This is a predicted structure of an 84-nucleotide RNA (c-di-GMP-I riboswitch aptamer) from a Gammaproteobacteria bacterium. The model forms 95% of the base pairs in the Rfam consensus. The prediction has a mean pLDDT of 87. The sequence was found by an Rfam model in a public genome assembly. The source organism's lineage runs through Bacteria, Pseudomonadati, Pseudomonadota and Gammaproteobacteria. Rfam family: c-di-GMP-I riboswitch aptamer. Gene Ontology term of the family: cyclic-di-GMP binding.
RNA sequence: AGCUGACCUUAGCAAACCCGCCGAAAGGCGGGGACGCAAAGCCACCGGUCUACAGCGAGGAGCCAUGACAGCGGGGUUGCCAGC
Repeated sequence: AGCUGACCUUAGCAAACCCGCCGAAAGGCGGGGACGCAAAGCCACCGGUCUACAGCGAGGAGCCAUGACAGCGGGGUUGCCAGC
């Protein structure tokens, strides 16, 4: 430096659900809680998904990302331990 995560150590994160707050919503943040995770650290670059306040639509239906998801896949980037 690269590859791998069968084995070891020490730590880490925290799904559902509940409470509070923010948000139009999706969702986020804090506390509790653990289904899981070797990048479940970080980045919306590509694909995908979710939402639709405003806007479009005569209206309704519907459309729309500039909002969101990194715990949907890929990619980028940084990194612990162990093995090779």